[in-house]
Molecule: c-di-GMP-I riboswitch aptamer
Organism: Chloroflexota bacterium
RNA sequence: CUCCGAUAAAGGCAAACCCGCCGAAAGGCGGCGACGCAAAGCCACGGGUCUGAAGCUUGUAAAAGCAAUGAUAGCCGGGCCGCCGAA
Numbered sequence: 001c002u003c004c005g006a007u008a009a010a011g012g013c014a015a016a017c018c019c020g021c022c023g024a025a026a027g028g029c030g031g032c033g034a035c036g037c038a039a040a041g042c043c044a045c046g047g048g049u050c051u052g053a054a055g056c057u058u059g060u061a062a063a064a065g066c067a068a069u070g071a072u073a074g075c076c077g078g079g080c081c082g083c084c085g086a087a
Base pairs, nucleotide, nucleotide: 004085005084012037013036018031019030020029021028022027035074041080042079043078045077046076047075048072049071050070055066056065057064058063
């Protein structure tokens, strides 16, 4: 230094529920709270999944279908960066 990851040490993050705000929604942010996490730090590049606004199509209408440029990094892969050091 690389792989690796302990009943180690120091510290870190925070699922669900509930409350508030934002959003069409998925979801996000803050508070509370810990299910878990060695990258649960960062990046939507590939795949997956979720939502379905604008728009388009059908329709007398109600509504239905298509639709990602939206979301997810705590779904997987990949990229970047990083704390500690037993076997």